[in-house]
Context: one part of a larger RNA
RNA sequence: CUGGGCUUAAAGGGUGCGUAGGCGGAUCAGCAAGUGUUUCGUGAAAACCCACGGCUCAACCGUGGAAUUGCGGGGCAAACUGCUGAUCUUGAGGGAAGUAUGGGCGGACAGAACUAUCGGUGGAGCGGUGAAAUGCGUAGAUAUCGAUAGGAAUGCCGAUGGCGAAGGCGGUCCGCUGGGCUUCUCCUGACGCUCAGGCACGAAAGCGGGGGGAGCAAACAGGAUUAGAUACCCUGGUAGUCCACGCCGUAAACGAUGCGCACUAGACCGGUGCGGCUCUGACGCCGUAUCGGUCGCAGUAAAAACGCUAAGUGCGCCGCCUGGGGAGUACGGUCGCAAGGCUAAAACUC
Numbered sequence: 001c002u003g004g005g006c007u008u009a010a011a012g013g014g015u016g017c018g019u020a021g022g023c024g025g026a027u028c029a030g031c032a033a034g035u036g037u038u039u040c041g042u043g044a045a046a047a048c049c050c051a052c053g054g055c056u057c058a059a060c061c062g063u064g065g066a067a068u069u070g071c072g073g074g075g076c077a078a079a080c081u082g083c084u085g086a087u088c089u090u091g092a093g094g095g096a097a098g099u100a101u102g103g104g105c106g107g108a109c110a111g112a113a114c115u116a117u118c119g120g121u122g123g124a125g126c127g128g129u130g131a132a133a134u135g136c137g138u139a140g141a142u143a144u145c146g147a148u149a150g151g152a153a154u155g156c157c158g159a160u161g162g163c164g165a166a167g168g169c170g171g172u173c174c175g176c177u178g179g180g181c182u183u184c185u186c187c188u189g190a191c192g193c194u195c196a197g198g199c200a201c202g203a204a205a206g207c208g209g210g211g212g213g214a215g216c217a218a219a220c221a222g223g224a225u226u227a228g229a230u231a232c233c234c235u236g237g238u239a240g241u242c243c244a245c246g247c248c249g250u251a252a253a254c255g256a257u258g259c260g261c262a263c264u265a266g267a268c269c270g271g272u273g274c275g276g277c278u279c280u281g282a283c284g285c286c287g288u289a290u291c292g293g294u295c296g297c298a299g300u301a302a303a304a305a306c307g308c309u310a311a312g313u314g315c316g317c318c319g320c321c322u323g324g325g326g327a328g329u330a331c332g333g334u335c336g337c338a339a340g341g342c343u344a345a346a347a348c349u350c
Stems, first nucleotide, its partner, number of pairs: 004321003007304002012318001014201004021194003025088007033081002035077008049065006091191001092188003095184005103177007110154001114150008125136002162169002206247003210243002215241002220236004258317006266295012299306002323350003332343004
């Protein structure tokens, strides 16, 4: 390079936005760059190939032909690609009217629980475990009642349910704000798809200075267990967990399944919207769009399984893989305050 692949064997980038690039709906007209056809020039000789000939043959040599698949010029064609112009509406977007929602940000407030402090009652234990002990308690604990303070998280509803690009999102109300879906088919008229670089977002832990600190709890201390026990269990307990700001940029960031479009039997369940029928009405039935699931025909697959939410059938674009170890390491570069991240080998070895 060709070829083959990426759910689980190696392999989908954590996610989005988007530049270059690649790819691109319908009709008509034109141009002729790509494309096709034809012609001319050129494509040195030698070699290779074919024919004939010369050394007695052959190697070798001579003559002629073919080939040199290329490049350039001219003529013609206009289906396809491209370019230019015009038109179109189904792709895309907009408008109007609705609709569901833990989507995001900010603020205010609420109740339960917990801990602490103060006060009342009370008077010997509490706590904890497999059993104990450390621990707490006559300086009055635990229990119970009242008051006050504080921080964090929001029970039931709650779901096989919803929303978000992903990470993720759950008390109530208010404000600001994003996206989706449906109906009308009113407008624009290909404005599209994908996306190397780039930019933004990105759980937890961690980092910086500042605040906060109820509960929980790495580290740490003690008590147990044990042969030991730097653990599992218990009593404590600091970072942290929380807030604002600034970093970090990683995860089994998983559906281990990139995005978009088209096509390809059905059945059932759930969320949301719209339409129709029946009906007094709830409700029921039918249809349709979209989202979330289960099963399943064809087909696919090594199988497990997937199966209109494809891993089926095709097209477009990106990312990635190429035996195990060495190694996601070294070196270099770059980013970071650091921790470290990204990029990424080789010797050697099986």
Model confidence (mean pLDDT): 89 of 100. A computed fold for a 350-nucleotide part of an RNA from a metagenome, annotated as small-subunit ribosomal RNA, central domain.